[in-house]
Context: one part of a larger RNA
């Protein structure tokens, strides 16, 4: 001198921060990823328009058809769902920092250029229908669509080649501009992968290793490579500390120091690992996938006993451990994502409010005059006093703050709709849109009015008397205080120091 504290006493107000350091222990509820009808069949619910009907109060209510129209339940399809939130168990490791390497590599969506989008086809969801099943579901049959799937064509281009050849692509759509599909080069972003060098204790851990080390040929990836396999050699690592063990996510930083150090990784920023527990892998540019699947193991919970559903280390809550640590809140106006052409739509990211002195900054609890130097209190005594004290009273101010009026935001125009102009990128106008909010600001009126405690006084350490107590009771960070006058235990009066805090305990320098 520091904190993500905690505990005791004590509390007015605000601005900014920060809040399960324990059991990566278990979970009720809700919510946290959807979107697109300008991709496709439709048409369950809503509006609406047509047709026809039935009441009749003659222009209203119902009923029936119609997907005509705005729209949309489920569905098929496309992109998202590999972000964005969370947590630190594992990890001593090319994990992570730092500097390179990639002629060993991929990258949706986005830029730029080029060149292309001909011509066929079968199917299935859904919807009917029947059947099994408590449930979850699931089977057969019949039909239907597409930017779903798929043959054939061309090849700027890739690919393989015996250099003659041979593989290898596309989707529409909409009321128009338009928006989209393929191919290929280049770029941007975002990753893979190597690699120097650095990255904790302990030798009371001295050997360790058989795909182990390296070759050659295959296999597998986007891509190197024992990554994986066959065969062949017998290597490789270790006192410069392998092996084994124990603890640990790493970093920019943080904290302390005059530095050298030392200790530290909570919030915020970047990388990495996870996702009830250990396995797999499909799908996709991307994943071996927190709110996807498969399998296995523990648990929970339904069930008709045949069978099935679940995964808060999202955000709130709950339990449970703990000295200990928030609200089952409000919006998507803002920012920023994901889908759309847009309008929107969703978005516990993320903006805000809510509890907590938890931490830091400000602020306030009044201000000037006012000695019969009052009372009362405590102390001394020569009985005079001293001291608490300008401190109270009083007088005269002021309104920060409280209470009350009233007006009220920036955060929002560069956004969205409408609209004028331009050849276009664009540059006007006009209306519209705030969770925070009647909140912050500013104002009106009132009245010292609504606001002070905590610890400490024997040295170290700033602050001393009096009573009680008598090695008792009891303090105490060291050193030490108490056995009759205790400035060190209890109370008083004094004082001293901090201050809405103050002291303790815990930790690091």
């Nucleotide at each position: 001198a520091a904190c993500g504290a905690a505990c005791g006493c004590u509390a007015g107000c605000g601005g900014c921060g920060c809040g399960u350091u324990u059991c990566a222990g278990g979970c009720a509820u809700g919510c946290a990823a959807g979107u697109c009808g300008a991709a496709c069949g439709g048409u369950a619910a809503c509006a609406u328009g047509g047709a026809g009907g039935u009441g009749c109060u003659u222009g209203c209510a119902c009923c029936u058809c119609u997907g005509g129209u705005g729209a949309c339940g489920a569905g098929u399809g496309g992109c998202g769902c590999a972000c964005g939130g969370g947590u630190g168990a594992g990890u001593a490791a090319c994990g992570c920092g730092u500097a390179g390497g990639u002629a060993a590599u991929c990258u949706a969506c986005c830029a730029u250029a080029a060149g292309g989008u001909c011509u066929g086809g079968g199917a299935u969801a859904g919807c009917u229908a029947u059947a099994c099943g408590a449930a979850a579901g699931u089977a057969u049959a019949a039909u239907u669509a597409a930017u779903a799937c798929u043959g054939g064509a061309u090849g700027u281009g890739c690919u393989c080649u015996u250099c003659g050849g041979a593989g290898u692509a596309a989707a529409g759509u909409u009321u128009u501009u338009u928006c989209g599909c393929c191919u290929u080069a280049u770029g941007a972003u975002g990753g893979g992968c190597c690699u120097g060098c650095g990255u904790u204790g302990g030798a009371c851990u001295a050997g360790c290793u058989a795909g182990u080390u390296g070759g050659u040929a295959g296999g597998g990836u986007a891509a190197u490579g024992g990554c994986c396999u066959a065969c062949c050699a017998a290597g490789g690592c270790a006192a410069c500390g392998a092996u084994c063990u124990a603890u640990a996510g790493c970093c920019g930083g943080g904290u302390u120091g005059a530095g050298a150090g030392a200790c530290u990784g909570g919030u915020c920023g970047g990388c990495c690992a996870c996702a009830u527990u250990g396995g797999a892998a499909c799908u996709g540019a991307g994943a071996c996938a927190c709110g996807g699947u498969c399998c296995a193991g523990a648990c929970u919970c339904c069930u008709a006993c045949g069978g099935g559903a679940g995964g808060c280390a999202g955000c709130a809550g709950c339990u449970a451990a703990g000295a200990a640590u928030c609200u089952u809140c409000c919006g998507c106006a803002a920012u920023g994502g994901g889908c759309g052409a847009a309008a929107g739509c969703c978005u516990g990211a993320c903006g805000g409010a809510g509890c907590g002195a938890c931490g830091u900054c400000g602020c306030g609890u009044g201000a000037a005059c006012g000695a019969u130097g009052a009372a009362g209190g405590c102390c001394c005594u020569u009985c005079g006093g001293g001291u608490u004290g300008u401190a109270a009273a009083g007088u005269u101010c002021u309104u920060u703050u409280a209470u009350u009026u009233a007006u009220g935001a920036c955060g929002a125009a560069u956004g969205u709709a409408u609209u004028g102009u331009g050849u276009a990128g664009g540059c006007g106008a006009u209306a519209c849109u705030g969770a925070c909010g009647g909140u912050a600001a500013u104002u009106u009126a009132u009245g010292a009015a609504u606001a002070a405690g905590g610890u400490c006084c024997g040295g170290c350490u700033a602050a001393c008397u009096a009573c009680g107590u008598g090695c008792c009771a009891g303090c105490a960070g060291c050193c030490g205080c108490g056995g009759u006058a205790a400035u060190a235990c209890g109370u008083a009066g004094g004082g001293a120091c901090c201050g809405a805090g103050c002291g303790u305990u815990g930790u690091u320098c």

Source information
Small-subunit ribosomal RNA, 5' domain from an uncultured bacterium, 509 nucleotides, folded computationally. RNAcentral holds the full RNA, with entries from ENA and SILVA. It matches the Rfam family "Bacterial small subunit ribosomal RNA".